[in-house]
RNA sequence: GAGUCGGCCGGGUGGUCGCGGCACGGCGUGUCCGUGUCGAGGAAGGUCGGGACUCCGCAGGGCAGGGUGCUGGCUAACGGCCAGUCGGGGCGACCCGCAGGAAAGUGCCACAGAGAACAGACCGCCGAUGGGCCGGCCGGGCGACCGGUCGGUCACAGGUGAGGGUGAAACGGUGCGGUAAGAGCGCACCAGCGUCCGAGGUGACUCGGGCGGCUCGGCAAACCCCACCCGGAGCAAGGCCAAGCAGGGGAUGGUUGCCCGCCAGCACCUUCGGGUGCAGUCCCCAGGUGGGCCGCGCAGAUGGAUGGCCACCGGGAGUCGCGCAAGCGGCUCUCACAGAAUCCCGCCUAUAGGCCGACUC
Numbered sequence: 001g002a003g004u005c006g007g008c009c010g011g012g013u014g015g016u017c018g019c020g021g022c023a024c025g026g027c028g029u030g031u032c033c034g035u036g037u038c039g040a041g042g043a044a045g046g047u048c049g050g051g052a053c054u055c056c057g058c059a060g061g062g063c064a065g066g067g068u069g070c071u072g073g074c075u076a077a078c079g080g081c082c083a084g085u086c087g088g089g090g091c092g093a094c095c096c097g098c099a100g101g102a103a104a105g106u107g108c109c110a111c112a113g114a115g116a117a118c119a120g121a122c123c124g125c126c127g128a129u130g131g132g133c134c135g136g137c138c139g140g141g142c143g144a145c146c147g148g149u150c151g152g153u154c155a156c157a158g159g160u161g162a163g164g165g166u167g168a169a170a171c172g173g174u175g176c177g178g179u180a181a182g183a184g185c186g187c188a189c190c191a192g193c194g195u196c197c198g199a200g201g202u203g204a205c206u207c208g209g210g211c212g213g214c215u216c217g218g219c220a221a222a223c224c225c226c227a228c229c230c231g232g233a234g235c236a237a238g239g240c241c242a243a244g245c246a247g248g249g250g251a252u253g254g255u256u257g258c259c260c261g262c263c264a265g266c267a268c269c270u271u272c273g274g275g276u277g278c279a280g281u282c283c284c285c286a287g288g289u290g291g292g293c294c295g296c297g298c299a300g301a302u303g304g305a306u307g308g309c310c311a312c313c314g315g316g317a318g319u320c321g322c323g324c325a326a327g328c329g330g331c332u333c334u335c336a337c338a339g340a341a342u343c344c345c346g347c348c349u350a351u352a353g354g355c356c357g358a359c360u361c
Stems, first nucleotide, its partner, number of pairs: 001361009011313007019039008027030001041337001045348002048346005053234004065230005070084005085099001086097004100225002105223002107219003122164002124160003129157002131154010172190006191215002193212008238294004247285006253263003265278005314335009
């Protein structure tokens, strides 16, 4: 100098004017005044995961649906945290991982390319074998010719996945052998996979050895398979008290201290005494609206308080002056993100500026 990781602060003091809760006091008794005291955050935010709490539902088991997905531990729980394993990146400190199964099944793999998953002959290579043509030799036939064999040639059948080319990906790599040319076709070594054994580790896994030419592409954030987990709604949850109106039940009024007597709205019946129903008045009951209280927290509302201004100090930026320089001084601007609403544990996101520690190159 360039970085990596972790932790922390995130303006301070005073004055003044205000705001909300609580306690005490006052008198003018209320939307009152005074005093005291308390009054946002690291994220109070997003409402993403989990829990407490509340109400509803619920025999047991299964299906469907959803979630989680390497291992061990922590936790009330989690998709969180810690430690590790494996894979990837970085010279490194360190960082990242949506990290079960593709050798159960189904499906998909754009473009390019001949061919994209028990693959595929476009160019190239070969053409041993079969075939066409030419030539030599041998045999047969009077002869045209036929048969055999050898060599050459064509590239017709066909062989070939080594080389070229396409692609993100073309069905292990290097070498030797082999072959007509080739190829795990054979062999040696290397790599991978499977399997067996041994050692270490709680485990994920790692190390070593043997065997098998087994060489098997990718995608599960496609269906699917495997393992584990999952009832719903949420403080506008929910609980308590409970006007008025309406509902149900009971009693019945006035005069009067009481009785007799008299009077008493409307309708119907009447034996004319009265009875019944409605209305009125009173009492009771259940549910419950308006409303209130609790839930609710020594911040705590229920339209939401926690703020404004001034002075000084501090940090930062710009500019000017002085000074060789380090620096000093003046002026101006600026000090973020944001703001509780049932509570708690996490995660994620926003954040001017600054401090501390460990480590790497």
A computed fold for a 361-nucleotide RNA from a soil metagenome, annotated as Bacterial RNase P class A. RNAcentral holds the sequence, with entries from MGnify. The prediction has a mean pLDDT of 79. Of the family's consensus pairs, 94% are formed in the model.